[in-house]
Molecule: transfer RNA
Organism: Candidatus Vogelbacteria bacterium
RNA sequence: GCGAAUGUAGCUCAGCUGGUUAGAGCACUCCACUGAUAAUGGAGAGGUCGUAGGUUCGAGUCCUACCAUUCGCACCA
Numbered sequence: 001g002c003g004a005a006u007g008u009a010g011c012u013c014a015g016c017u018g019g020u021u022a023g024a025g026c027a028c029u030c031c032a033c034u035g036a037u038a039a040u041g042g043a044g045a046g047g048u049c050g051u052a053g054g055u056u057c058g059a060g061u062c063c064u065a066c067c068a069u070u071c072g073c074a075c076c077a
Stems, first nucleotide, its partner, number of pairs: 001073007010026004019057001028044005050066005
């Protein structure tokens, strides 16, 4: 340099054929339970869905460019 995959909560990930409210587990906070912890149960908080545009009545989802990470290929006198 060329190509591909991935990017959603602090972490690991779901999210259907674009549709009316963006979710799970772990972690975190509070409460219950306990003599006290752990475990368990309940409740809660936490998100510009990588960035910027576009398409659409409507975009996490489709299109374009860019950014980051990973993989493959090429180059390396």